This is a predicted structure of a 1490-nucleotide RNA (small-subunit ribosomal RNA) from an uncultured rumen bacterium. The prediction has a mean pLDDT of 80. The RNAcentral record of the sequence draws on ENA and SILVA. Its Rfam family is "Bacterial small subunit ribosomal RNA".

RNA sequence: AGAGUUUGAUCAUGGCUCAGGAUGAACGCUAGCUACAGGCUUAACACAUGCAAGUCGAGGGGCAGCAUGAACUUAGCUUGCUAAGUUUGAUGGCGACCGGCGCACGGGUGAGUAACGCGUAUCCAACCUGGCCCACAGUAGGGGAUAGCCCGGCGAAAGUCGGAUUAAUACCCUAUGUUAUCCGUUGAGGACAUCUGAGAUGGAUCAAAGAUUUAUCGCUAUGGGAUGGGAUGCGUCUGAUUAGCUUGCCGGCGGGGUAACGGCCCACCGAGGCUUCGAUCAGUAGGGGUUCUGAGAGGAAGGUCCCCCACAUUGGAACUGAGACACGGUCCAAACUCCUACGGGAGGCAGCAGUGAGGAAUAUUGGUCAAUGGGCGCGAGCCUGAACCAGCCAAGUAGCGUGCAGGAUGACGGCCCUAUGGGUUGUAAACUGCUUUUGCCGGGGAAUAAAGUUCACUACGCGUAGUGUUUUGUAUGUACCCGGAGAAUAAGGACCGGCUAAUUCCGUGCCAGCAGCCGCGGUAAUACGGAAGGUCCGGGCGUUAUCCGGAUUUAUUGGGUUUAAAGGGAGCGCAGGCCGUAGAUUAAGCGUGACGUGAAAUGCCGCGGCUCAACCGUGGAAGUGCGUCGCGAACUGGUUUACUUGAGUGGGUUCGACGCCGGCGGAAUUCGUGGUGUAGCGGUGAAAUGCUUAGAUAUCACGAAGAACCCCGAUUGCGAAGGCAGCCGGCGAGGCCUUUACUGACGCUAAAGCUCGAAGGUGCGGGUAUCGAACAGGAUUAGAUACCCUGGUAGUCCGCACGGUAAACGAUGGAUGCCCGCUGUCGGCGAUAUAAUGUCGGUGGCCAAGCGAAAGCGUUAAGCAUCCCACCUGGGGAGUACGCCGGCAACGGUGAAACUCAAAGGAAUUGACGGGGGCCCGCACAAGCGGAGGAACAUGUGGUUUAAUUCGAUGAUACGCGAGGAACCUUACCCGGGCUUGAACUGCACAGGAAGGAUACAGAGAUGUUGACGCCCUUCGGGGCCUGUGUGGAGGUGCUGCAUGGUUGUCGUCAGCUCGUGCCGUGAGGUGUCGGCUUAAGUGCCAUAACGAGCGCAACCCCUGCCGUCAGUUGCCAUCAGGUGAUGCUGGGCACUCUGGCGGGACUGCCACCGUAAGGUGUGAGGAAGGUGGGGAUGACGUCAAAUCAGCACGGCCCUUACGUCCGGGGCUACACACGUGUUACAAUGGGUGGUACAGAGAGUCAGUGCAAUGCAAGUUGCAUUCAAUCAUGAAAGCCAUCCUCAGUUCGGACCGGGGUCUGCAACCCGACCCCGCGAAGCUGGAUUCGCUAGUAAUCGCGCAUCAGCCAUGGCGCGGUGAAUACGUUCCCGGGCCUUGUACACACCGCCCGUCAAGCCAUGAAAGCCGGGGGCGCCUGAAGUCCGUGACCGCGAGGGUCGGCCUAGGGUGAAACCGGUGAUUGGGGCUAAGUCGUAACAAGGUAACC
Repeated sequence: AGAGUUUGAUCAUGGCUCAGGAUGAACGCUAGCUACAGGCUUAACACAUGCAAGUCGAGGGGCAGCAUGAACUUAGCUUGCUAAGUUUGAUGGCGACCGGCGCACGGGUGAGUAACGCGUAUCCAACCUGGCCCACAGUAGGGGAUAGCCCGGCGAAAGUCGGAUUAAUACCCUAUGUUAUCCGUUGAGGACAUCUGAGAUGGAUCAAAGAUUUAUCGCUAUGGGAUGGGAUGCGUCUGAUUAGCUUGCCGGCGGGGUAACGGCCCACCGAGGCUUCGAUCAGUAGGGGUUCUGAGAGGAAGGUCCCCCACAUUGGAACUGAGACACGGUCCAAACUCCUACGGGAGGCAGCAGUGAGGAAUAUUGGUCAAUGGGCGCGAGCCUGAACCAGCCAAGUAGCGUGCAGGAUGACGGCCCUAUGGGUUGUAAACUGCUUUUGCCGGGGAAUAAAGUUCACUACGCGUAGUGUUUUGUAUGUACCCGGAGAAUAAGGACCGGCUAAUUCCGUGCCAGCAGCCGCGGUAAUACGGAAGGUCCGGGCGUUAUCCGGAUUUAUUGGGUUUAAAGGGAGCGCAGGCCGUAGAUUAAGCGUGACGUGAAAUGCCGCGGCUCAACCGUGGAAGUGCGUCGCGAACUGGUUUACUUGAGUGGGUUCGACGCCGGCGGAAUUCGUGGUGUAGCGGUGAAAUGCUUAGAUAUCACGAAGAACCCCGAUUGCGAAGGCAGCCGGCGAGGCCUUUACUGACGCUAAAGCUCGAAGGUGCGGGUAUCGAACAGGAUUAGAUACCCUGGUAGUCCGCACGGUAAACGAUGGAUGCCCGCUGUCGGCGAUAUAAUGUCGGUGGCCAAGCGAAAGCGUUAAGCAUCCCACCUGGGGAGUACGCCGGCAACGGUGAAACUCAAAGGAAUUGACGGGGGCCCGCACAAGCGGAGGAACAUGUGGUUUAAUUCGAUGAUACGCGAGGAACCUUACCCGGGCUUGAACUGCACAGGAAGGAUACAGAGAUGUUGACGCCCUUCGGGGCCUGUGUGGAGGUGCUGCAUGGUUGUCGUCAGCUCGUGCCGUGAGGUGUCGGCUUAAGUGCCAUAACGAGCGCAACCCCUGCCGUCAGUUGCCAUCAGGUGAUGCUGGGCACUCUGGCGGGACUGCCACCGUAAGGUGUGAGGAAGGUGGGGAUGACGUCAAAUCAGCACGGCCCUUACGUCCGGGGCUACACACGUGUUACAAUGGGUGGUACAGAGAGUCAGUGCAAUGCAAGUUGCAUUCAAUCAUGAAAGCCAUCCUCAGUUCGGACCGGGGUCUGCAACCCGACCCCGCGAAGCUGGAUUCGCUAGUAAUCGCGCAUCAGCCAUGGCGCGGUGAAUACGUUCCCGGGCCUUGUACACACCGCCCGUCAAGCCAUGAAAGCCGGGGGCGCCUGAAGUCCGUGACCGCGAGGGUCGGCCUAGGGUGAAACCGGUGAUUGGGGCUAAGUCGUAACAAGGUAACC
């Protein structure tokens, strides 16, 4: 210090999440020791038991109990001793009692409290303060009671009453009395005024206690100190959906009360007081020192320790006292618990332990007063759950340890990978040597912590010090030290997809599960579970919760508002904030110095003590604050004096659709009347509704009405905004320019407030021509509550009033100043030549700098600055609910939460897409020719069937496809029968043998039995070959084409796809590759921040078309010769044809025109061929998780007497049906018959072919020939002739019957062919759809592969004959380039909205019901203070009684507020596959939106 997450990618906005630190924590796993600190955060819930406040006999009367003494009696008994009893307060002491002091401290808790409660600073105006310290003065004389004890009564008890008697440092009276208090007189001094008042003096009032060991301790009055107490300024949480609150409230006067001030209380008088600088109300909360975090500023917290406050079951009250309205006191009320004899009583752990309960959760019913501190006491001492210690708890911090060194066969085992060598765990272990912290054992250690106490003595300053003596230890036999044995007693937790350090295997298979965010898991999971290994931390490690940080994500430091959330619709304007120039003054702000304070602890720094550290001690700085006193005067503020430039006023010219009122005008529309006129009009994409023979529409004339103002008219003008448009007049407002006469900062902004405010809406009254929500009808449509059409009410118009919102927009608040330019235009002014040009104010365009995420803005800022206001803080829920305010209503203003998501949103980029645009291409359409779709058959597919109908291919890009050939085989499927190292291949070991095998038998066969016959090489070891047994491999057309290689289809033979360097951009990316022209082409030329290059295009390759050359057999025959019935048949030749090599040729090269060029055009010339001559091969980057694990290969998984393998049979050929691809037809451009002509390519010895014979034929038999330019090959359409004459036929040939031929082991399922006979559908095919642009379509035959044969009408080739048409690019389809929009990016087969239906969740309303806190009225009213009080008590002081005021509490009533619940109801959110539509995103198919 940052990181992850919105996107295909980018930048910015913005939220969510993580890494850090912390805790009084809790939970999970684990756990050796020591030191220090910590330990009910919840129920201020209820509490059993014990303890937590007593002490003083040196205040007192006394004496129950204990001890001692004395006396007496009795017993054991020897004088005497011992024991028991009685008496005796005589002694030590002391229960209870009177009295003093303490109990108001210490300890606990945080309920209440938003307050002078706390913090800080100040004050004592007006006061009190026990004990303690200092100073001073005093301590006289009397008196009467009362507890206790005793007697008696009541009661269960707690307790209480009566009588008698008694003491004090208890109580009372008197005396004296100061520097005390009050009153009077006087009065220094003080701001010389109200007033204050030192001092002096007179008067009045008030004291006391004694004890004792004679040392002292007490007591009383007064003053001072200290402590406590009182008062004030400032600071101190949230909510305005709490805006008004207050009646003792605010002030005065006079009283009461108090220690004292004060409405603290009371009577009277006045009408105030607080509040938008937040009163009141509501919610929450003890405050601070400090703690955590943070760079800081801040934010959060207030446990332990310290200070303050409040409280003590709840509420109220006083008493005592120096101090309380009192935790372990009293009284009353209430709730609860306990005892009870039912009459009545007792209690208060938020003290220490402890119990129950609550809760995720928090300890021992321990020891000691040794130390520290407190109370009492002269003291010894007593008390002290304060305190000090110990116990429990990883709950925190710090320290130590669990060994150290050597040790490689890198052991065994585990795990994983593998090239089978190995790697890793891992020097880790074993083993050897060494050490002994800690733990254990033994010993020492009354060490130190002691300062203190008693007693005695000494000194002096008389309560201190010293000396001697005596005595006290809980912790503790602890710390520590010494010795001993012995590696001996001691390691885990989390994590390993990214963030984030650390990876592999197995299991699982969107299951189980994980998850802080993003997200993993659907058969190869580094993300689940286990293991191995690794990483991090370590006596701990993780999880959860909470706080700060990161978050500049509330922004003072330190943010924003055109489009991301965010400028109020506009103006005026009170308060508030801010404010021009110069001088003077002041010193509030500000700066600086000093002083006081800011408790200690904590934090920081230095030093020191525990072996170190944590911890502790000590010193310093700090504590940013507050207060006081000086000094300064730039700035801000105050006061004052001036100024003119801000602002305003006046004079002059001028401008405009500025406002209001009134008048006038023409065109159009509709209506009315009349005329002309006749059959339609109107409307639409097309129609219909509607109007019209009762005369419409059209047209003419006249009239009426209302509304709006054509042209001018314009990025024109005016206005604050909304808005404003015919002409004229009136009234009113404003701006600019000019002048510089006047005022002299009078200014800017503006919460609240006031006013204005489009359209639509509302009320009342008018008006109503047009248009026109609602509504009606007609269309459209699947529907059409819409778009379109015909009508049509409110409204639209006017007056008055309300309402107050808009995408009220420049999505841009107002004001002021400053900062380059260019170019229009409007209104002034100056100047002038109607120019150029200057200046002021508006209104536009384009740009520099700058700004901005970018788009863009850019003197009219979104630039640079200042001031003021408004607003924002993730999306949804929601501008909703509730509340309040406004409104006649509609509705408006203000304005949440629960819940839910990890995004939502902005700008720009690249694509893709559009029922967007432009340009262009293609048999894409059009123009044509021929088909398919109808029939029959063939073939493939789906479906169905089946034991099986094996599998794959499924829009284009599956369907005569894999298959270029399923009767067995193939074959993968089914049934049945067999085999198990296996049908095939191979390593090793052992055993045996040639291998093989005729024949015969069983069997469906595989197979089994039988078994004539029957080896080779050798270095003599053996080997080759075969069989059997065992073992390691095998085998699988089993799965995954979504794990893959290879291959292929398609877009598409479309013209595209990229790179290097440079440049532009924050970046994704762009440029290049765009633009113009051109091309079949990203083909080329020109232009150009690009310049080049690559893969594609083209060319190079093959075939074909022309020519030349070379060669000349199997080809050819012009010339020469021979021969035949005939033939290149023969000799010969290679001229020609041809064959096959090598070349040539075509390049827009030439001409004309157009064009800058590239190039285009021309029946141009020439040429065999002309603009790529035709055809083929060749397929860029990529797309479709396209196809194929069944062609092959291959990872993983699965089967192993079977999912392998062999055999027989069956199936792949099934058949209500549907589709694709074909064949044959429907006929006369034809069919039949006869005759006759002309190819090319290809194959051929497991074969082909010819000839002869034979058969009607398929074929058969014989002969011959060919390993091929050698042999063989009748082409068919065509042409000639003839029959048929338009018909289910001399068309068509399916199906069926009969007879045959061939192949093959075998034609039943299931072959082809031949002959005879039979002769079905079909007469040109609906919607729709396919191919083809020239040697093409169409048509005709021929050949080949596979193959025993063939279901071939298929596929691949070959030649013969040989057309028609293309105006053109509007439309359909596909594609390319540019541009545009986008909410798409799985990319339009996209995205996405709303109702309804289902489940879940939170929430609003709701008849009501329940609860809570606070306030108000009325009634009642305990205890208690206070007030009053004739009879009673007391000698008296006084008490009592009764009454009154106030009040806790109780009852009751009417309201407000808050919360819970509620049949039903409203919307909202969420949820793999529901329903209906298609609203939005493209012109989203009616532009969208407010």